A computed fold for a 115-nucleotide RNA from Chloroflexus sp. MS-G, annotated as TPP riboswitch aptamer (THI element).
The coordinates come from a structure-prediction model, not an experiment, and the mean pLDDT is 77.
C1' cells in the first nucleotide's frame, strides 16, 4: 500500500395475504402460511337501512441491503393441494432490485534499514 472475515457508524430498500364467525361505520374474535399479516398518529374518501369495513403519508415491529430469492415484474401464468389464499412446486440464478465510510484479527505485495 492492498485484499478481507468480523464489527461499528451513518444511510437505504421492502411486504403486510387468505378463510370462518360475530358485529354493523369507519369493528371484534378465531384459524392458515410466514421473520413479519399492522404499534400509533394524521389526511383523503365513503356512510343512513344496506352492507362499506378502502386508499395515502409518517411511524412501530420484522426482513433485506450488490456475496443482493428481502421484495417487484412476468402473472388475471402453469401443475398440485386446500374451506380459501403466492399454501406448495414450477417459472428461476429469468428480467429488475436498496451502500457508503471507518477500525481491523489474518493474508499478500512493495520500499527502506540492520545483521
Nucleotide at each position: 500500500c492492498u485484499g478481507c472475515a468480523c464489527a461499528a457508524c451513518c444511510g437505504g430498500g421492502g411486504g403486510a395475504g387468505c378463510c370462518g364467525g360475530a358485529a354493523g361505520a369507519g369493528u371484534c374474535c378465531g384459524g392458515c402460511u410466514g421473520a413479519g399479516a399492522g404499534u400509533g398518529c394524521g389526511g383523503c374518501c365513503c356512510g343512513a337501512c344496506a352492507g362499506a369495513u378502502g386508499c395515502c403519508g409518517c411511524u412501530g415491529a420484522c426482513c433485506c441491503u450488490u456475496u443482493g430469492a428481502a421484495c417487484c415484474u412476468g402473472a388475471u401464468c402453469u401443475g398440485g393441494g386446500u374451506u380459501a389464499u403466492g399454501c406448495c412446486a414450477g417459472c428461476g440464478g429469468a428480467g429488475g432490485g436498496a451502500g457508503g465510510u471507518u477500525u481491523c484479527a489474518c493474508g499478500g505485495g512493495u520500499u527502506u534499514u540492520a545483521a